A computed fold for a 95-nucleotide RNA from a marine sediment metagenome, annotated as TPP riboswitch aptamer (THI element). The coordinates come from a structure-prediction model, not an experiment, and the mean pLDDT is 76. The RNAcentral record of the sequence draws on MGnify.
RNA sequence: CCUUUAGGGGAGCCGGAACGACCGGCUGAGAGGAUGGGCGCCCCAUCGACCCUGUGAACCUGAUCCGGUUAAUGCCGGCGAAGGAAAAAGGAAUU
Numbered sequence: 001c002c003u004u005u006a007g008g009g010g011a012g013c014c015g016g017a018a019c020g021a022c023c024g025g026c027u028g029a030g031a032g033g034a035u036g037g038g039c040g041c042c043c044c045a046u047c048g049a050c051c052c053u054g055u056g057a058a059c060c061u062g063a064u065c066c067g068g069u070u071a072a073u074g075c076c077g078g079c080g081a082a083g084g085a086a087a088a089a090g091g092a093a094u095u
Base pairs, nucleotide, nucleotide: 001091002090003089004088005087006053007052008051009050012026013025014024015023016022033047034046035045036044037043038042059084060083061082065078066077067076068075
């Protein structure tokens, strides 16, 4: 680095009569694609996509955090040598 199986995780901001559904825009690997259920509009389950599995910044806590930027937003940076967080086998190459 690749393959197989198993497992973990997130889905934000803004505009449109209008919160939902739907349409569109921004960043990103991914912003809820399919089915079912609950029922003020979001939540849950299964499957799929994407990413991550101890070489662990996938993801969570801190956080209604701090500085900057933006139409707005974890959008960028800090925090972060912080605290947590989910695995085994096989193969190839290199040193």